[in-house]
RNA sequence: GUUUUAUCUUUGAUGUCUUUCAUAUCUUUUGAUAUGUUUGACAUCUUUGAUAAAACG
Numbered sequence: 001g002u003u004u005u006a007u008c009u010u011u012g013a014u015g016u017c018u019u020u021c022a023u024a025u026c027u028u029u030u031g032a033u034a035u036g037u038u039u040g041a042c043a044u045c046u047u048u049g050a051u052a053a054a055a056c057g
Stems, first nucleotide, its partner, number of pairs: 001056008012045006021036006
C1' cells in the first nucleotide's frame, strides 16, 4: 500500500411483530376480515466515515 472480516457511525428501502384511530364488508349481537392511518421494537438489503484484526505485496 492492497484485499478480506468484525465493531461503531451514517443514508434510503423492504419485511415481521406491536400500538392509535377511521372507513368498508360479513355477522341478530358479541365478534371477525380487509384497506388506510398511527406508536414502538426487531430483522434483511443498501449507503457514509472511523477503528481493530488477519492475509498478501
A computed fold for a 57-nucleotide RNA. Its mean pLDDT, the model's own confidence on a scale to 100, is 76.